Predicted 3D model of a 477-nucleotide part of an RNA (small-subunit ribosomal RNA, 3' major domain) from a metagenome.
[in-house]
Context: one part of a larger RNA
């Protein structure tokens, strides 16, 4: 100097606390351990692995396994030498890869029985190929300490030297933020600002969108002429600046107010300093080196990656009356559609049929649900709860047996609030309801996003756990 102390002081975090809701206890889904397997492909391992890489394993993906085939190779480049346009149809044989035929097709240029040229095919031959192993050889990107307030230079000056001072010390701030003061005075990457959204106003615009006035006009509807007011849509622009009061302070900040649509960083987001973890990836991708090279390359069928005594993580439903079933009736936002969305019309329902109309502020997904109003149920393993199993259907695909999804009828498990423990949240959050997207033929309880209802609770800093500053101890570095 750090770094560490069950030292010592000051301070921050939803770190406790003070809430509300969960997980830990049942089914189910989903990962991951184990075991099992011909294979059950591989990586990720406290926090930071473990609904993670996968934002889509029926074949394909796929890298595992059986098994059949191939070796200049399934994709790529150049040489030599031989065919021969390339290439389309289509039989046999075979799980196919692939073997083996039939038929048609006949390229361009020139100096024209030839030579050249581009494509192809078959041969050699130098490359080729490998999701093989090293993330402990590496770039690149990521994760985390963290959006935590740190990390450092030049010059001076102090100390033989490491090195120290600046960066500490009185205040204050989310903030090394800023003021005082001080052997420093000054820089830089980091905070902050600039960016993006969101809350308020004004202006420009006025369709596909809006409807106050005025007319028409309908069962009803901006549905029609018309408006440009309003909402909104998207472009400039105002606006927040401790800028004004009052108090305290040397400042600097601090506490109250006023005005305002917002008030002391207004929310939210993007944005990750010098570095730690040989931290994670050689399976994105790029690479050193080492290994394979008639196989660790490759083609193909099928099988697996869904196995299941168990265990452990994340999630979904539930257990109920603040509910459950039935009728009626309201309000969103963001999306997303041509390979597409789909209107009408049948079906009890998956769906079928149609193609009206949309490259979409026009048209369509599209019924938002929680809510509200009436009704029934009466505390029961029930009109809760929906696994499970049976029939019988429906939709995607070449194919749903392994091994989709989803409808109908029936079947009706286990669960009457879950031990020790643990987890998330400080506001439009928590808790609930639901819509939408990307992957994607098909397939979401997961993922991301959007809207609607809409809270309690923080006295405080003494404990727990992470972190900052300063200070002390050390036999560690």
């Nucleotide at each position: 100097u750090g770094a560490c102390g069950g030292g010592g002081g000051c301070c921050c975090g939803c770190a406790c606390a003070a809430g509300c809701g969960g997980u830990g206890g049942a089914g189910c889904a989903u990962g991951u351990g184990g075991u099992u397997u011909a294979a059950u492909u591989c990586g990720a391992a406290g926090c930071a692995a473990c609904g993670c890489g996968a934002a889509g394993a029926a074949c394909c993906u796929u890298a595992c396994c059986u098994g059949g085939g191939c070796u200049u190779g399934a994709a790529c480049u150049g040489c030599g030498c031989a065919u021969g346009a390339c290439g389309g149809u289509u039989g046999c044989a075979g799980a196919g890869a692939u073997g083996u035929g039939a038929c048609u097709u006949u390229c361009c240029a020139c100096u024209a029985u030839g030579u050249g040229g581009a494509c192809a095919u078959g041969u050699g031959u130098a490359g080729a190929g490998g999701u093989g192993c090293u993330g402990c050889a590496u770039g690149g990107c990521u994760g985390u300490c963290g959006u935590c307030a740190g990390c450092u230079c030049g010059u001076g000056u102090c100390g033989u030297g490491a090195g120290a001072u600046g960066u500490u010390g009185g205040g204050u701030u989310a903030a090394g933020u800023c003021c005082c003061g001080c052997a420093a005075c000054g820089a830089g990457c980091g905070c902050a600002a600039c960016c993006c959204u969101u809350g308020c106003c004004u202006u420009u615009a006025g369709u596909u969108g809006c409807c106050a006035a005025c007319a028409g006009g309908u069962a009803a509807a901006g549905c029609u002429g018309g408006g440009a007011a309003c909402u909104c849509u998207a472009g400039a622009g105002g606006g927040a600046c401790u800028g004004c009061c009052c108090g305290g302070g040397c400042a600097a900040c601090c506490g109250g107010g006023a005005g305002g649509a917002a008030g002391g960083c207004g929310g939210g987001g993007a944005u990750g300093a010098c570095g730690u973890c040989a931290a994670g990836u050689c399976c994105u991708c790029a690479u050193g080196g080492c290994c394979c090279u008639u196989a660790u390359g490759u083609c193909c069928a099928g099988g697996g990656c869904u196995a299941c005594a168990c265990a452990c993580g994340u999630g979904c439903u539930a257990c109920a009356a603040u509910g459950g079933g039935c009728g009626g009736u309201a309000c969103a936002a963001a999306g997303c559609g041509a390979c597409g969305c789909a209107a009408g019309c049948c079906g009890c329902g998956a769906g079928g049929u149609g193609g009206a109309g949309c490259c979409a502020a026009u048209c369509g997904c599209a019924g938002a649900a929680a809510g509200c109003c009436g009704u029934u149920c009466u505390c029961a393993g029930u009109u809760c709860g929906g696994a499970u199993c049976g029939c019988a259907g429906u939709c995607u695909g070449c194919a749903a047996c392994u091994c989709g999804a989803c409808u109908g009828c029936g079947u009706g498990a286990a669960g009457u609030u879950g031990g020790a423990a643990u987890c998330g949240c400080u506001a439009g959050u928590a808790a609930u309801c639901g819509g939408a997207g990307a992957u994607c033929a098909g397939c979401a309880c997961g993922c991301u996003u959007c809207g609607g209802u809409g809270a309690a609770u923080a006295c405080g800093u003494u404990c727990c756990c992470g972190g900052g500053c300063c200070u002390u101890g050390u036999a560690c570095a």
Its Rfam family is "Bacterial small subunit ribosomal RNA". Gene Ontology terms of the family: structural constituent of ribosome and ribosome. The coordinates come from a structure-prediction model, not an experiment, and the mean pLDDT is 85.